SAM riboswitch aptamer (S box leader) from Clostridiales bacterium CHKCI001, 98 nucleotides, folded computationally. NCBI's taxonomy places the organism under Bacteria, Bacillati, Bacillota, Clostridia, Eubacteriales. RNAcentral records the identical sequence in 2 taxa.
[in-house]
RNA sequence: UUCUUAUUCAGAGUGAUGGAGAUACAAAGGAUCUGUGAAGUCACGGCAACCCCAGAGAUGGAAGGUGCCAACCUGAGCGAGUAAUCGAACAAUAAGAG
Numbered sequence: 001u002u003c004u005u006a007u008u009c010a011g012a013g014u015g016a017u018g019g020a021g022a023u024a025c026a027a028a029g030g031a032u033c034u035g036u037g038a039a040g041u042c043a044c045g046g047c048a049a050c051c052c053c054a055g056a057g058a059u060g061g062a063a064g065g066u067g068c069c070a071a072c073c074u075g076a077g078c079g080a081g082u083a084a085u086c087g088a089a090c091a092a093u094a095a096g097a098g
Base pairs, nucleotide, nucleotide: 001098002097003096004095005094006093007092008091013044014043015042016041017040021033022032023031028074029073030072045069046068047067049066050065051064052061053060054059078087079086080085
């Protein structure tokens, strides 16, 4: 980097640094967080989605590999459908394969 499969439910923060943005997605909009300090980085702590570990299973665990640790809403376009709606695509994460 490409392909396949699964999920996109839930859960879990402090300190230091930093100094103005942040809230993944397709424009955009709403709403929210933010100098009482955003993003990013580091340390420590935590969560338990996938791998993993224990178990017959239900379920539990957190040693290890990833991942994650404010909460969101509306929504164009493509395909199917009278419509409601569904699906694909796009994106994120994991596992497997090349």